Overview: The part of an RNA shown here (small-subunit ribosomal RNA, 5' domain) has 521 nucleotides and comes from a metagenome.
Context: one part of a larger RNA
RNA sequence: GGAUGAACGCUGGCGGCGUGCCUAACACAUGCAAGUCGAACGAAGACAUACCGACGGAAUCUUUCGGGAGGAAGAUGGUAUGGACUGAGUGGCGGACGGGUGAGUAACGCGUGGGUAACCUGCCCUGUACAGGGGGACAACAGUUAGAAAUGACUGCUAAUACCGCAUAAGCGCACAGUACCGCAUGGUACAGUGCGAAAAACUCCGGUGGUACAGGAUGGGCCCGCGUCUGAUUAGUUAGUUGGCGGGGUAACGGCCCACCAAGACGACGAUCAGUAGCCGGCUUGAGAGAGUGAACGGCCACAUUGGGACUGAGACACGGCCCAAACUCCUACGGGAGGCAGCAGUGGGGAAUAUUGCACAAUGGGGGAAACCCUGAUGCAGCAACGCCGCGUGAGUGAAGAAGUAUUUCGGUAUGUAAAGCUCUAUCAGCAGGGAAGAAAAUGACGGUACCUGACUAAGAAGCCCCGGCUAACUACGUGCCAGCAGCCGCGGUAAUACGUAGGGGGCAAGCGUUAUCC
Numbered sequence: 001g002g003a004u005g006a007a008c009g010c011u012g013g014c015g016g017c018g019u020g021c022c023u024a025a026c027a028c029a030u031g032c033a034a035g036u037c038g039a040a041c042g043a044a045g046a047c048a049u050a051c052c053g054a055c056g057g058a059a060u061c062u063u064u065c066g067g068g069a070g071g072a073a074g075a076u077g078g079u080a081u082g083g084a085c086u087g088a089g090u091g092g093c094g095g096a097c098g099g100g101u102g103a104g105u106a107a108c109g110c111g112u113g114g115g116u117a118a119c120c121u122g123c124c125c126u127g128u129a130c131a132g133g134g135g136g137a138c139a140a141c142a143g144u145u146a147g148a149a150a151u152g153a154c155u156g157c158u159a160a161u162a163c164c165g166c167a168u169a170a171g172c173g174c175a176c177a178g179u180a181c182c183g184c185a186u187g188g189u190a191c192a193g194u195g196c197g198a199a200a201a202a203c204u205c206c207g208g209u210g211g212u213a214c215a216g217g218a219u220g221g222g223c224c225c226g227c228g229u230c231u232g233a234u235u236a237g238u239u240a241g242u243u244g245g246c247g248g249g250g251u252a253a254c255g256g257c258c259c260a261c262c263a264a265g266a267c268g269a270c271g272a273u274c275a276g277u278a279g280c281c282g283g284c285u286u287g288a289g290a291g292a293g294u295g296a297a298c299g300g301c302c303a304c305a306u307u308g309g310g311a312c313u314g315a316g317a318c319a320c321g322g323c324c325c326a327a328a329c330u331c332c333u334a335c336g337g338g339a340g341g342c343a344g345c346a347g348u349g350g351g352g353a354a355u356a357u358u359g360c361a362c363a364a365u366g367g368g369g370g371a372a373a374c375c376c377u378g379a380u381g382c383a384g385c386a387a388c389g390c391c392g393c394g395u396g397a398g399u400g401a402a403g404a405a406g407u408a409u410u411u412c413g414g415u416a417u418g419u420a421a422a423g424c425u426c427u428a429u430c431a432g433c434a435g436g437g438a439a440g441a442a443a444a445u446g447a448c449g450g451u452a453c454c455u456g457a458c459u460a461a462g463a464a465g466c467c468c469c470g471g472c473u474a475a476c477u478a479c480g481u482g483c484c485a486g487c488a489g490c491c492g493c494g495g496u497a498a499u500a501c502g503u504a505g506g507g508g509g510c511a512a513g514c515g516u517u518a519u520c521c
Base pairs, nucleotide, nucleotide: 001521002520003519004518006517007516008515009514010513013393014392015391016390017389018388019386020385021351026349027348028347030346031345032344035093036092037091040090041089044086045085047082048081049080050079051078052077053076055074060069061068062067100304101303102302109229110228111227112226113225114224115223116222119221120220124217125216126215127214128213129212130211132166134164135163141156142155143154144153145152146151172197173196174195175194176193178191179190180189181188182187202209203208230276231275232274237267238266239265242264243263244262245261247259248258249257279301280300281299282298283294284293285292286291306327307326308325309324310323329340330339331338332337357383359382360381361380365379366377367376368375369374396426397425398424399423406417407416408415409414430462433456434455435454436453440448465510466509467508468507469506470491471490472489476505477504478503479502480501486493487492
């Protein structure tokens, strides 16, 4: 000198774009953050329409004036139908994405380059073929019942794109035995044989939307390998599933991944093991570069979700807002037993030098569900707060010597402040006032927002501070103080004329900032 997710002191006009718990991965009140589909399904409720039953009894007709016939409105129960209705339940898809954090991890975790002849891939795309015929349940519901509650238990009924057989089935799977070609060892590809085995679901507004099997693609992942990846030897030996083999189990898949048996190996001064520290990278800062430091924001990967362990479901998890167990903590309780997990967005307490609103909207972009309408979305888009950073603008311009007054100083003549002010002539950026008013949206739909922007009128008005002035280092005098009070980055100032302390005048630098502190180059 440059830089910062900064903090502190003094000061503070506006706008744009960014950024904002670096500390306690500390504990959390409250609200929201993952739902959706009635075009898969049954039942229930509300509404509308139609019909039926028992009530009700008007108009009207008749009368021997006692009454009789007649059957509307209304209300109630039941049945049927309807749909942009409602909330539970069965079922499907999605809750494995998106969002957060960096505790752990020195590791194939990450980066880079390869391999997979050792693998998987829901939704999507392409192609081929198919969808025949049956069965039994369980929720919801009704009844009984246990419990304070959370939540159950028993009996009975019922539907489906829920579940289960049967049929059919290839170039699909398994087993056995072949031929040809190829390779990288196990092997791979193509063709063909025998035996065994495995499918399906309907809905519809009739346009479609779905279902099953196989093959290919795309996308996303799993696994393996070469190289690279901090410090310490005041850590020198480490290791028993350890190292390898045979056989098996397990997995989508290879493998001590796991197991039985056999052998005694494997790693290490080219630093094993141990200890400490740490998420890694694209990048960012600095530097002419080499390098050094760093890993906030944005993007990629990894790991984690109160702590530890476990599996279930599923194409995908060993799953932040799923389940089970254990532990700590908090809460409810009728003491028998239960409920919870902000490292999601806001917000609270605490810690700290220190870090924001319990905001608006799904209008846009994207995501989930749905045929769609649409619903959900604290992702996201916006707004609020903060000079935290960068950038831009303003706080006026011209003229103006009686060199005014005041102030400081003085050799008392003057000198400085100083064209500075006043005065005169102008202008209106920003802010304020009034009128108009977008793009972002595609036919409609705009949170932002009456925002940006445009126009008009109006007043120099509403808008300057901070640090420094001995040398380094741009900028000097007076007074006060008297090794005191104090200053200080280094050298060093201060003990009676201090350009170094304090104040004033003047000056220098930067400027809505200026200094200080901390850290890096």